[in-house]
Context: one part of a larger RNA
Formats: sequence, structure tokens, C1' cells
RNA sequence: GGAUGAACGCUGGCGGCGUGCUUAAUACAUGCAAGUCGAACGAAGCACCUUGGACAGAAUCCUUCGGGAGGAAGACCAUUGUGACUGAGUGGCGGACGGGUGAGUAACGCGUGGGUAACCUGCCUUGUACAGGGGGAUAACAGUUGGAAACGACUGCUAAUACCGCAUAAGCGCACAGUACCGCAUGGUACGGUGUGAAAAACUCCGGUGGUACAAGAUGGACCCGCGUCUGAUUAGCUGGUUGGUGAGGUAACGGCCCACCAAGGCGACGAUCAGUAGCCGACUUGAGAGAGUGAUCGGCCACAUUGGGACUGAGACACGGCCCAAACUCCUACGGGAGGCAGCAGUAGGGAAUAUUGCACAAUGGGGGAAACCCUGAUGCAGCGACGCCGCGUGAAGGAAGAAGUAUUUCGGUAUGUAAACUUCUAUCAGCAAGGAAGAAAAUGACGGUACUUGACUAAGAAGCCCCGGCUAAAUACGUGCCAGCAGCCGCGGUAAUACGUAUGGGGCAAGCGUUAUCC
Repeated sequence: GGAUGAACGCUGGCGGCGUGCUUAAUACAUGCAAGUCGAACGAAGCACCUUGGACAGAAUCCUUCGGGAGGAAGACCAUUGUGACUGAGUGGCGGACGGGUGAGUAACGCGUGGGUAACCUGCCUUGUACAGGGGGAUAACAGUUGGAAACGACUGCUAAUACCGCAUAAGCGCACAGUACCGCAUGGUACGGUGUGAAAAACUCCGGUGGUACAAGAUGGACCCGCGUCUGAUUAGCUGGUUGGUGAGGUAACGGCCCACCAAGGCGACGAUCAGUAGCCGACUUGAGAGAGUGAUCGGCCACAUUGGGACUGAGACACGGCCCAAACUCCUACGGGAGGCAGCAGUAGGGAAUAUUGCACAAUGGGGGAAACCCUGAUGCAGCGACGCCGCGUGAAGGAAGAAGUAUUUCGGUAUGUAAACUUCUAUCAGCAAGGAAGAAAAUGACGGUACUUGACUAAGAAGCCCCGGCUAAAUACGUGCCAGCAGCCGCGGUAAUACGUAUGGGGCAAGCGUUAUCC
């Protein structure tokens, strides 16, 4: 000198774009952050409609005025259907994405380059072949019943794209033997043969939307390997599933991944083991570069979700807002037993030098569900707060010497502040006032927002501070103080004329900032 997710002191006009718990991965009140589909299903409710029943009894007609005929509206029950209707339940898809954090991890975790002849892949795309015929349940519901609650138990009824057999099999799996070709060791591909095994679901507004099997693609993942990846030898030896083999199990798959048996191996001064520290990278800062430091925001990967362990479901998890167990903590309780997990967005307490609103909207971009309308979305888009950073603009311009007053100084003549002010003439950026008023939106739909922007009128009005002035280092005088009070980055200054302390005037630098502190180059 440059830089910062900064903080502190003094000061503070406006706008744009960014950015904001670096500390306690401490504990959390409250609200929201993952739902959706009635075009899978039954039942219920609501509204309307059809038909029937038992009530009800109007208009009208007749009348011997006693009544009779007539049958509408209405409400009740049952029934038939309809619905941009409603919320529980069965079922499907999604809750494995998106969002957060960096505790752990020195590791195939990450980066980079390869391999899989050892693998999987829902939704999507393409192609081929299919979807025949049956069965038994169960929630909801009703009844009984336990419990303070959370939540159950028993009996009975019912549906499905829920569940289970059977049939069929182009192709597929498994077993057996075979032929041809190829390779990179185990082997791979193609072909036909025999035996054997496994599928499916309907809905519909009639347009479609779905279902099953096989093959290919795309996407996403899994595993393996080479190289690279901090410090310490005041850590020198480490290792028993340890190293290898055979067999069996397990997995999508290879493998001590796991198990039984057998052998005695494996790693290490080219630093094993141990200890400390740490998420890694693209990047960022600095530097001419080589390098050094950092890993906030944004993007990729990994790990974690109060602590530890475990599996279930599923194409995918060993699952932040799922389940089970243990532990600590908090809460409810009728003391028998239960409930919870902000390292999601806001917000609270605490810690700290220090870090924001319990805001608006799904209008846009994207995501989930749905045929769609649409619903959900604290992702996201915006707004609010903070000079935290960068950038831009303003706080007026021109003229103006009686060189006014004031202030400081003085050799008392003057000198400086200083064209500075006053005064004259202008201008209106920003702010304020008024009028108009977007793009962002494909037909409709705008949170932002009456925002940006444009125009008009109006007044120099509403808008300057901070640090420094001995040398390094741009900028000096006076007074006060008297090794005191104090200053200080280094040298150093102060003990009676201090350009170094304090104040004033003047000056220098930067400027909505200036200085200090911390850290890096």
C1' cells in the first nucleotide's frame, strides 16, 4: 500500500447493487416451512333433481249453508340420479427433492484422470408383446367396552387401480449339455435345443389417461484404482478378521463384507502407528510473477439433524419436520402413563466486541400432486432494518475589495482568515409538493407498487465531518502546563519561551465518511 462476513470512537443527505451469529452443533414460547389426487374406492354430510308413501289441506266448483267434491303449496320419510361441493378413511404418487449447518472426518472424504467382462435406476422417451377368468378379506361405518389423556380392544357389515391363487408367455429368469466369433485374467456376445418359473387394473367428459413383461436410451446413483491433499519423531514400531486361501452366506454388485476351516502373514524412516488441527474444491485476497494466506456470500461434492444404536417401507433412506430402543433435558398427568426435538423461515433467552422483520406474494422462475381447473411451496420473488461493503450523486454556480465586522497574531505600521462572507445575477441534481405512470405477462393473472421513470410549480433553501501538522510524512504560530498533566507506530517529546502535552487560530489530507483495533498478503 491492498484486503475484510469485521468491531469500536466521532460524525452522518440521497440512490443503486450486494451483504449481515465468524461466538454456544447452547436451550427454545408462538406461528408457518409437504402435500395432493373424487378421472382408483366405499360410506357419510350438504345442495338440487326423479319417483313413491303417510300428513297437510289452498284456489275453484256444488250446496238443503250443516257440509261435500277437489286436490296445489309446504314440511317429514324412503328412493333415483346430479355436483368446479365438504372433510375423515382405504388406495396412488410425493414426504430420499428443495431448505439448514460444518459437529465429525487426514479419509478414495475431496480434486483430477481412468475402470466396472462386478452393478442398480421410480417418473421421462422409443420399440415389441400382452391385459383371460376367479377368490377371500379389511379400514371407514354401526354396536359394546377400557383409559385422565395419548391411544386402544372385541363383535358385525362393505369397496377398490388394496391383497391372493389360476390361465397365457413374444421376450425374460434358472438348470443342463452344445456351436460360432471375440477379448483384458476371471470371461463376453450371438444362435438354436430340453426342462422349469414368474405378469397385468382399471377409470373416463369417449378425446384419452393409466396397467404388465421385455429391450434400448436418457437421467440419477453405487463400487474399484493411479496421482495429489496440514503439523509433530520431545510419537518407532503397529496389526488378530489382522494378511492370504478354500467353502458357504449376504448384497444391485466385487470384496474378511460376514462366518467355518487352513496357512502366517500384512504395514513401516519413501514416516506406519499415535497425538494435534481441519469439511474438500471451483474460487477469494495479495503479489510483476513464483508463491503465501483464506475456504463468508454464489456453484459442485461430502457429512450431520438433541446424544448413541437399529432396522422397516420404498426405484431411491438406514430417512431434519417417519418408526423402534437406550441416554440426557423440557412439558402434561387422575401417578397408572404419555408428549417433544428450529444446524427450515421469522422470533426468544443465553454467550459475545458483534450480525436483521414473529413482513408481503405465489405475479414471475422452479418443485410436488392432478387429465385439467387448481391446491401446496418461509424454495423463490420482493419489501423492512444496519454507511457492513462497492459504485454513483449532492450539500450550489458566476460576479463581488470599503480587502467590512469578528477571530488569531503583531516589531502596533501591519499580516492572516479572504472573494471567503455580505451583496447582485442565475440554476434546480437530490430531498419535499402536484400530475401522469410502466416493462417485468404468451389469452387472463403483478406481491413488488402508484414503485421505477417522465413532466410541472416551488425555495439556496433541508444536507460536512473526521484525522493530522518534530522526522519518517503533506501541513506552524500563540497561550497554558513545567519530567507534572500527558503524547507515542519507530526514533522519541515534557525538568519555565514545548512547531511533539492541552486549547485557540491557521494549515494539510481524506470525505458521507474519517480514524483506531484485529487478521492476511